[in-house]
RNA sequence: AGAGUUUGAUCCUGGCUCAGAUUGAACGCUGGCGGCAUGCUUAACACAUGCAAGUCGAACGCGAAAGGGGGUAACCCCAAGUAGAGUGGCGGACGGGUGCGUAACACGUAGGAAACUUCCUGGCAGUGGGGGACAACUUGGGGAAACUCGAGCUAAUACCGCAUACGCCCUACGGGGGAAAGCAGGGGACCUUCAUGGCCUUGCGCUGACAGAUGAGCCUGCGUCGGAUUAGCUAGUUGGUAGGGUAAAGGCCUACCAAGGCGACGAUCCGUAGCUGGUCUGAGAGGACGAUCAGCCACACUGGGACUGAGACACGGCCCAGACUCCUACGGGAGGCAGCAGUGGGGAAUAUUGGACAAUGGGCGCAAGCCUGAUCCAGCAAUGCCGCGUGUGUGAAGAAGGCCUGCGGGUUGUAAAGCACUUUCAGGGGGGAAGAAAAGUCAGAUGCUAAUACCAUCAGGUCUUGACGUUACCCCAAGAAGAAGCACCGGCUAACUCCGUGCCAGCAGCCGCGGUAAUACGGAGGGUGCGAGCGUUAAUCGGAAUUACUGGGCGUAAAGAGCACGUAGGCGGUUUAGUAAGUCGGAUGUGAAAGCCCUGGGCUUAACCUGGGAACUGCACUCGAUACUGCUGAGCUUGAGUACUAGAGAGGGGGGUAGAAUUCCUGGUGUAGCGGUGAAAUGCGUAGAUAUCAGGAGGAAUACCAGUGGCGAAGGCGGCCCCCUGGAUAGAUACUGACGCUGAGGUGCGAAAGCGUGGGGAGCAAACAGGAUUAGAUACCCUGGUAGUCCACGCCGUAAACUAUGUCGACUAGCCGUUAGGCUCAUUUAAGGGCUUAGUGGCGAAGCUAACGCGAUAAGUCGACCGCCUGGGGAGUACGGCCGCAAGGUUAAAACUCAAAGGAAUUGACGGGGGCCCGCACAAGCGGUGGAGCAUGUGGUUUAAUUCGAUCUAACGCGAAGAACCUUACCUGGGCUCGAACGGCUGGUCAACGGCAGUGGAAACAUUGCUACUCCGCAAGGAGGUCCAGUCGAGGUGCUGCAUGGCUGUCGUCAGCUCGUGUCGUGAGAUGUUGGGUUAAGUCCCGCAACGAGCGCAACCCUUGUCCUGUGUUGCCAUGGCGCAAGCCGGAACUCGCAGGAGACCGCCAGCGAUAAGUUGGAGGAAGGUGGGGAUGACGUCAAGUCCUCAUGGCCUUUAUGUCCAGGGCUACACACGUGCUACAAUGGCCGGUACAAAGCGCUGCUAACCCGCAAGGGGGAGCCAAUCGCAGAAAACCGGUCUCAGUUCGGAUUGCAGGCUGCAACUUGCCUGCAUGAAGCUGGAAUCGCUAGUAAUGGCAGAUCAGCACGCUGCCGUGAAUACGUUCCCGGGCCUUGUACACACCGCCCGUCACAUCACGAAAGUGGAUUGUACUAGAAGUCUGCAGAC
Repeated sequence: AGAGUUUGAUCCUGGCUCAGAUUGAACGCUGGCGGCAUGCUUAACACAUGCAAGUCGAACGCGAAAGGGGGUAACCCCAAGUAGAGUGGCGGACGGGUGCGUAACACGUAGGAAACUUCCUGGCAGUGGGGGACAACUUGGGGAAACUCGAGCUAAUACCGCAUACGCCCUACGGGGGAAAGCAGGGGACCUUCAUGGCCUUGCGCUGACAGAUGAGCCUGCGUCGGAUUAGCUAGUUGGUAGGGUAAAGGCCUACCAAGGCGACGAUCCGUAGCUGGUCUGAGAGGACGAUCAGCCACACUGGGACUGAGACACGGCCCAGACUCCUACGGGAGGCAGCAGUGGGGAAUAUUGGACAAUGGGCGCAAGCCUGAUCCAGCAAUGCCGCGUGUGUGAAGAAGGCCUGCGGGUUGUAAAGCACUUUCAGGGGGGAAGAAAAGUCAGAUGCUAAUACCAUCAGGUCUUGACGUUACCCCAAGAAGAAGCACCGGCUAACUCCGUGCCAGCAGCCGCGGUAAUACGGAGGGUGCGAGCGUUAAUCGGAAUUACUGGGCGUAAAGAGCACGUAGGCGGUUUAGUAAGUCGGAUGUGAAAGCCCUGGGCUUAACCUGGGAACUGCACUCGAUACUGCUGAGCUUGAGUACUAGAGAGGGGGGUAGAAUUCCUGGUGUAGCGGUGAAAUGCGUAGAUAUCAGGAGGAAUACCAGUGGCGAAGGCGGCCCCCUGGAUAGAUACUGACGCUGAGGUGCGAAAGCGUGGGGAGCAAACAGGAUUAGAUACCCUGGUAGUCCACGCCGUAAACUAUGUCGACUAGCCGUUAGGCUCAUUUAAGGGCUUAGUGGCGAAGCUAACGCGAUAAGUCGACCGCCUGGGGAGUACGGCCGCAAGGUUAAAACUCAAAGGAAUUGACGGGGGCCCGCACAAGCGGUGGAGCAUGUGGUUUAAUUCGAUCUAACGCGAAGAACCUUACCUGGGCUCGAACGGCUGGUCAACGGCAGUGGAAACAUUGCUACUCCGCAAGGAGGUCCAGUCGAGGUGCUGCAUGGCUGUCGUCAGCUCGUGUCGUGAGAUGUUGGGUUAAGUCCCGCAACGAGCGCAACCCUUGUCCUGUGUUGCCAUGGCGCAAGCCGGAACUCGCAGGAGACCGCCAGCGAUAAGUUGGAGGAAGGUGGGGAUGACGUCAAGUCCUCAUGGCCUUUAUGUCCAGGGCUACACACGUGCUACAAUGGCCGGUACAAAGCGCUGCUAACCCGCAAGGGGGAGCCAAUCGCAGAAAACCGGUCUCAGUUCGGAUUGCAGGCUGCAACUUGCCUGCAUGAAGCUGGAAUCGCUAGUAAUGGCAGAUCAGCACGCUGCCGUGAAUACGUUCCCGGGCCUUGUACACACCGCCCGUCACAUCACGAAAGUGGAUUGUACUAGAAGUCUGCAGAC
């Protein structure tokens, strides 16, 4: 000190969340020791039991018993004047607890006067002499008890008079009033009742008054929570006079008089709360809190009350009332843990019914001492802080085991074991401080005194006192021995792999993980962090500058009030004098202690304890300073204002008036339509519309001028004239002399719509009606039409009331318009130039801004004041208040819910946005599909199986270039298990396997018989092979194409896709690649903050079209020869084949263009602008297709999901779709005849001639490994004939019979032939496909696969068209631009109702409780007053 999270990415705004510190904590897991602290935060709920306040015999009168002793006994002595109760004194007002109440002089701080104070201190003055009672006790009575009543006896430091009165009190200044108590120790004379006496003395007491100290009481300034959805409160209220009352001032109380007092600087009311020193946090300022410790306050079951007393309205006192609990004989009584323990209850949660008065302190006492749950200790609790330990060194065979693995290894890991050491702490044994000072007693000294007594003080000796305590601490022996966990490991945030799971189980602080390869779930290994603890939860501060005083904002993110006037308040020009309130400096007092901080000291250290200092930022008082602010006085003119002159203006109010237009009415002309729309219809019109002419009525609004022109505070204002009236501006002088700015509340104005009353109503027009549109159309369009719009008066008070920009003032570059003035220059005028003031616009510098943008009219730089904002939704809503006739307005929440909501800009994508351009995209044409039959593929259905995949384009004659068996993956059945095929190793066999022959069987297979292992070596043996057994490995067309490679499809042969450097931008990004032309093309040219480059385009490659050269067989044949012919000889010209070249480049000419790129036309040429065709497919997209071509991760299977075999299936068939073939006929069918190809293929082959068969085919076998032989006779075409428009001489499906071929085998299920049969179909609905030239259409031929099977596919040649005006539209694509709330990107996003479930809040007939106001009634105890009395 920051980080995560809004987006495809970016910047900003903004919330949420995290990392830190802390706690009187709780919970989970775990737990060795010690020290020091802390421990009911909830029910001020209720309490069993014990203890927590007594003491004094030196104030007083009484006065036992047990026990012991004596005695025969009665009884006596000791116990003992003890225990005990009582009278009396002092103390129970302290100490201890709690935080209910209290928003207050309660607390804090600083002051004050009118007043009390037991005990204590100091000095002053006294302490004389009398009296009568009441307890206890005795006795009698009542009552269950608590307790109580009567009679009688008695003492005092109890009570009451008398005397005295230095102080004291009262006073009219003459005077008057008022006290006391004794007790104890000691004692020489003297007196005496002869004792415990008087008297003297000492000590302790007592009385009066004073002073001090201490402690309480009272008053005042200032400070002290939230709510205005609490705005008015107050009758003893505010003051005065008199009296009363109190310790004391005072309405504290009473009477009378006056009518005041408090409040926006927040009264009153409501809620909450003990306050402070301080504690936690924070850099600080602040924020939150107020446990332990300390100061103050309040309270003591709840409420009220007084008594006693120095002190109380009293925690362990009294009285009354109430609630609750207990006892009871039912008549009455008792009680108060918010003391210490403890119990129940509540709660997430908080301890022992412990020890001791040894220390400190308190009460009483002369003292000893007694009492003390205050206190000191111990116990329980990891509740917190601090310290220590759980071992140290060495140790590589890097052990075993675990985990991972690419199988090599890695890691756990020097970790362990082993070896060598140590012993803190705990456990055992032993020793052992300090906390203790006293008091008492002994003998001294000093004081008092007559006194060597007594008493007090001091020093010395002596004796005794420890709860804790088995204390702290020290020593000894033994032994690594007894002592480690918790959380986390996706990012934030340090730390990674495997297995399991499969949107399940679960995790999660935020973002988010999990749907079969999860570093995020669970486990494991490993790692990270902290460590006797670690996590979680709750809470506070921080981070959060996220309430901003320090230290934020408001054009578009939340946020400027619709506008003005103005009250309080805040702020305020310039000069001078005074003052000293603010301000600044010095000094004094205070700011308790503890705590924090600094610095010493003590516990082995630390926590902790302790000494000193600093600090306590404050308040009060006092002395000074006077710049600034304030206040007072006197001035000034620049702020502000006034007077004068002048012009501008839809500024406002009222009255009048004008013309155009719409509509309506009357009359004329005139006839069939008008009107309206995308097209129509409703509507109007033959009862005369529309149109047109004339006249009239009435209402509303003011064309042109007209303008980012004018005026106004805003809303707003528009014909012309008149009247009344506000403001601004310019100019030049004069005057006033700060008179100013802003403005909470307040007041006024305030568009449209709406409301009330009364008018008015032409046009327009919510609602409404009808007609259309549409799936619907409560809309858009049309025809009508009422409120309203208009006027007067009165309400309403809101708008995107916007410049989304509050008002006022100052300062800060320019340029160009425009409106209203002024000055000036030149000018005949008009116009013009310059300067200046006030407005109103456009650009733009600096600067600002998240960016967009703003930029003297600021969103720049500053000042003054006001208003407003604090995540989104809920909600500008509910409730309450105020306003309103109502509609509604204004003020204005919460529960709940989300992790975003949002601003600006960027790149894409998209748009029934725009511009430009292209493509058989449309159009123009030609031929099809969709209808029929058949073929084929698919879906569906069926089935034991109908194997699997492909599914918009881009699946469907697709994988499959060919399923009868095989293929084959599917089904049924039968077999095999190292296996049908391959490799390594071990052992064995060699008559085993194989072969031949046989049996069973559907076959596989099982089984019987017969039958050489081979090679090397003399041999031993070795090598190889077969088989058997075993093992490691096999096998899988099983799953995942969403784990993959490779290959492929598609956009698309579309012209695009990028990079380096530079530049611009905070950034994402932009630029380049955009622009002007051009192209098939990001093709090229020009321009340009870009300059270059790469992948694509093009070219290079193949083929085809022309020519040349070379070559010349198997090809060719013009000339020559031969031959009946085929052909041969020959030829090398031609065709053709092969090889190599040439040729085309906008090269030439002309036009256009910018002189460019290029384009149009022409010439030449076989070919002309890419000549035709092919191959060639950028960055990427579709989780496109394929795990069944192949390869491959993971998973699954292993007598089976592998493998072998037979049969079946993939060929099913109500149906639907795709792709084809054949047709429907005469441009045709049939018959006969006659021509012309190319490209291929052939030895398991093609097969000639010839013969047979109607034919398929059979026989036959020449030739050919091919420019030689064969397939092979191309067909359409052409010539001739026939058919004559018909379901036909069209069409050929289907079916029957008979055959042929291939093949182990044509039943399921092949192809072909002949004869017979002769179905649908007469050109095909909506819709839809292909094609721009050697193309479409049409005709045949060949090949791959293949035993056989071709309407499919791939090639080949023959014949050979039509049309393209053009780019509006459909589809697809490219570039630029624009909008966007889309980015999974329009198949996007997203709104509302309804249904179901759940949550929260509100309302609800009412009802119960609490609190409070006012009025009235009843009224305990008690206090005061009065009266009464055998008191």
The prediction has a mean pLDDT of 84. Predicted 3D model of a 1431-nucleotide RNA (small-subunit ribosomal RNA) from a metagenome. The sequence is in RNAcentral, with records from SILVA.